[in-house]
RNA sequence: CGACCAUCCAGAGCGGCCGAGAGACCUGGCUCGUCGACGCCGCAGCAACCAGCCCCCGCACCGUCGGGACGGCAGGUGCUCCCGCCAGGACCGAUGGAGG
Numbered sequence: 001c002g003a004c005c006a007u008c009c010a011g012a013g014c015g016g017c018c019g020a021g022a023g024a025c026c027u028g029g030c031u032c033g034u035c036g037a038c039g040c041c042g043c044a045g046c047a048a049c050c051a052g053c054c055c056c057c058g059c060a061c062c063g064u065c066g067g068g069a070c071g072g073c074a075g076g077u078g079c080u081c082c083c084g085c086c087a088g089g090a091c092c093g094a095u096g097g098a099g100g
Stems, first nucleotide, its partner, number of pairs: 001100001004097005013043005021032003025089005044080003049076002052073003055068004059063001084092001
């Protein structure tokens, strides 16, 4: 970079820095923002997609084996106003996984 699969109405915020727009894009609405939003950094937290371990079961073969699923831990990511803010639109977008 392009194609594939899954998910996107649950959950979880404080501090520091910055300084004007921000909530991806278009139209319309709504919301947040100089009482400092958005963003960046730190810490904390949420969740359980992937890996691993704990757990359970199976066996002519006892393995660097195969299978299972409720849960626990939390290593790699992700996320922590409003349903992806809402409605319509479009070669939509975001995150994860496996792969080229």
The RNA shown here (SAM riboswitch aptamer (S box leader)) has 100 nucleotides and comes from an Actinomycetales bacterium. Its mean pLDDT, the model's own confidence on a scale to 100, is 78. It matches the Rfam family "SAM riboswitch aptamer (S box leader)". Rfam describes the family as follows. The SAM riboswitch is found upstream of a number of genes which code for proteins involved in methionine or cysteine biosynthesis in Gram-positive bacteria. The model forms 96% of the base pairs in the Rfam consensus.